Bacterial RNase P class A from Thauera phenylacetica B4P, 382 nucleotides, folded computationally. The sequence was found by an Rfam model in a public genome assembly.
[in-house]
RNA sequence: GAAGUCCGCCAGGCAGUCGCUGCGCACCUUGUCGUGCGUGGAGGAAAGUCCGGGCCCCGCAGAGCAGGAUGCCGGCUAACGGCCGGGCGUCGUGAGGCGACGGAAAGUGCAACAGAGAACAGACCGCCGAUGGCCUUCGCAAGAAGGAUCAGGCAAGGGUGAAACGGUGAGGUAAGAGCUCACCGCAGGACUGGCGACAGGACUGGCACGGCAAACCCCAUCCGGGGCAAGGCCAAAUAGGGGAGCAUCGGCGUGGCUCGCGUCGCUCCCGGGUAGGCUGCUAGAGCGCCACGGCAACGUGGCGCCCAGAGGAAUGACUGCCCGACGUCACCGGUUCGCCGGUGGCGUUCGACAGAACCCGGCUUAUCGGCGGACUUCCCAC
Numbered sequence: 001g002a003a004g005u006c007c008g009c010c011a012g013g014c015a016g017u018c019g020c021u022g023c024g025c026a027c028c029u030u031g032u033c034g035u036g037c038g039u040g041g042a043g044g045a046a047a048g049u050c051c052g053g054g055c056c057c058c059g060c061a062g063a064g065c066a067g068g069a070u071g072c073c074g075g076c077u078a079a080c081g082g083c084c085g086g087g088c089g090u091c092g093u094g095a096g097g098c099g100a101c102g103g104a105a106a107g108u109g110c111a112a113c114a115g116a117g118a119a120c121a122g123a124c125c126g127c128c129g130a131u132g133g134c135c136u137u138c139g140c141a142a143g144a145a146g147g148a149u150c151a152g153g154c155a156a157g158g159g160u161g162a163a164a165c166g167g168u169g170a171g172g173u174a175a176g177a178g179c180u181c182a183c184c185g186c187a188g189g190a191c192u193g194g195c196g197a198c199a200g201g202a203c204u205g206g207c208a209c210g211g212c213a214a215a216c217c218c219c220a221u222c223c224g225g226g227g228c229a230a231g232g233c234c235a236a237a238u239a240g241g242g243g244a245g246c247a248u249c250g251g252c253g254u255g256g257c258u259c260g261c262g263u264c265g266c267u268c269c270c271g272g273g274u275a276g277g278c279u280g281c282u283a284g285a286g287c288g289c290c291a292c293g294g295c296a297a298c299g300u301g302g303c304g305c306c307c308a309g310a311g312g313a314a315u316g317a318c319u320g321c322c323c324g325a326c327g328u329c330a331c332c333g334g335u336u337c338g339c340c341g342g343u344g345g346c347g348u349u350c351g352a353c354a355g356a357a358c359c360c361g362g363c364u365u366a367u368c369g370g371c372g373g374a375c376u377u378c379c380c381a382c
Base pairs, nucleotide, nucleotide: 001378002377003376004375005374006373007372008371009370010369012322013321014320015319016318017317018316020041021040022039023038024037025036026035027034028031043353047364048363050362051361052360053359054358055227056226057225058224062259063258064257065256067223068222069221070220071219072086073085074084075083076082087101088099089098090097091096102218103217107216108215109212110211124158125157126154127153128152131151132150133149134147135146136145137144138143166184167183168182169181170180171179185207186205187204188203191200192199193198231279232278233277234276241270242269243268244267245266246265250264251263252262253261286305287304288303289302290301291300292299293298323351324350325349326347327346328345329344330343331342332341333340334339
């Protein structure tokens, strides 16, 4: 100097004019929107509604089946499918990233086509043909040498395929094969280290019936349901209208089924009335700083702060300056000659993704630009 990886923070600023809204105070003409002053007024994702909760309601709130979710180990947390730290696997030179990460010898199932053969398999091309058979030569014979193959032997070589029933080398064999051996791989029990997942060296064993469970399944752990349109209070209005069904061997009781328990009514269709006001509704598993403990997530303690609460939905509009981005021109410096940095001028355009609705902890998605920190790799010079 270039290129990257991870983490944290900000999210245009200032001023003026007008406008909106919560709260507090004051005033009066008490207003349908009154006037004045003070003070506060969208996000890192407010988004998606994907997880987990707080909170509210139902249910004698129980048991089981079915169903669903998670899936290595240890911790954090109110909890989680989240976070932190590890282990193993995988991608990357690396900093780091990702993981749907229990079980394939409980069972079932799947892998098209190709291929001999796709899991206790298999012969298309091949190799051998020692032994039995055929032929030639030598030989009295026994037999020897050679040739081509039939029977027979092989799965080491080649081919097919995404994948072929361990790999490399040596010995052995008629040719071969863990057939034997060495090393690697695999399996096993013990030992060592670790809370653990796991790891390590040595030993033993020729050792294998491979893959897929984000296939069904088995195993372990967890799960009642519904949701602020929850719920509570007040006011008002109407047709306690019409019809059908079940009926204690029944109906109903906040997912399904069974049992239990409770209750005495319940279900459906047509028609009519009201949909107004108040509340829930913002002081929180809150935020900031410091100290201690911890690798960390985080915990404990101390001090300080109050940072939206609308109700068809407020936080906006205009002006000026600054800032930022982009383009262009000039100058200066550097240069690996691609370009980079700084200053100034001009231009026009732009300032992303995007707006609370009971609240909180996460995850995921979208995104202009800036600042800071730690780390990795490459190049050059000293």